RNA sequence: UGGGGUGUAGCUCAACCUGGCAGAGCGCCCGGCUGUUAACCGGGAGGUUGGUGGUUCGAAUCCACCCGCCCCAG
Numbered sequence: 001u002g003g004g005g006u007g008u009a010g011c012u013c014a015a016c017c018u019g020g021c022a023g024a025g026c027g028c029c030c031g032g033c034u035g036u037u038a039a040c041c042g043g044g045a046g047g048u049u050g051g052u053g054g055u056u057c058g059a060a061u062c063c064a065c066c067c068g069c070c071c072c073a074g
Stems, first nucleotide, its partner, number of pairs: 001073007010026004020057001028044005050066005
């Protein structure tokens, strides 16, 4: 420098292909249960979807550029 992959909650990942309320598990907080803890049960908080711009009535999703990380080639 070129090509490919990837970026979504604190962590691990869905949703993207096929545009239409942003979710799950773990963790965290509160409560129940228990002599206490753990386990178990119920509830809750937590997100500029890497950034900017474009297309669209509507973008995590499509398009362009940029940034981080991984792989391949030179």
Molecule: transfer RNA
Organism: bacterium HR33